[in-house]
Overview
Predicted 3D model of a 71-nucleotide RNA (transfer RNA) from Patescibacteria group bacterium UBA3533. Its Rfam family is "tRNA". From the family's description: Transfer RNA (tRNA) molecules are approximately 80 nucleotides in length. It is annotated as a transfer RNA. NCBI's taxonomy places the organism under Bacteria, Bacteria candidate phyla.
RNA sequence: UGCCUGGUCGUCUAACGGUAGGACGUUGGUUUCUGGUACCAAAAAUCGGGGUUCGAUUCCCUGCCGGGCAG
Repeated sequence: UGCCUGGUCGUCUAACGGUAGGACGUUGGUUUCUGGUACCAAAAAUCGGGGUUCGAUUCCCUGCCGGGCAG
């Protein structure tokens, strides 16, 4: 430098173009002498900028970052 691939709650991981969900963790509650377990509830995310569309995590362009291959 070229090509390929990825970027979503704190972490991991889903989502035929139509309410962004689950697990773990965190917080609150119930249970317990305490802790743990168990159960209930809550908060928490789409890498940036444009475009297409009634509507974009999803499609297109571009940038940034990570990984791989080639030179």
The coordinates come from a structure-prediction model, not an experiment, and the mean pLDDT is 80.